Molecule: c-di-GMP-I-GGC riboswitch aptamer
Organism: Gemmatimonadota bacterium
RNA sequence: GCUGACAAAGGCAAACCACGGGUAACCGUGGGACGCAAAGCCAUGGGUCCCAGCCCACAGGGCUUCGGAGAUCGCCAGGCUGCCGGAG
Numbered sequence: 001g002c003u004g005a006c007a008a009a010g011g012c013a014a015a016c017c018a019c020g021g022g023u024a025a026c027c028g029u030g031g032g033a034c035g036c037a038a039a040g041c042c043a044u045g046g047g048u049c050c051c052a053g054c055c056c057a058c059a060g061g062g063c064u065u066c067g068g069a070g071a072u073c074g075c076c077a078g079g080c081u082g083c084c085g086g087a088g
């Protein structure tokens, strides 16, 4: 350095609930734990979602970063940083 044990220390916290913020996706705090070895950080590429606009053959579908200082890093990839430790 790779790697990650029915190990230990420490850490994070999905759904759901309360309060607050936002048109919304969603976010913050508290409760709560489904999970997580980067579930720490960065929206850079892709995906998904929201809002807005446009288009079509309109129970619906499609397109736009040559719309948004949009959302999501607990969707994937990439980048940066990092705790602990047995075997190999």
Base pairs, nucleotide, nucleotide: 002088004084011036012035016031017030018029019028020027021026034074040080041079042078044077045076046075047072048071049070050068051067052064053063054062055061056060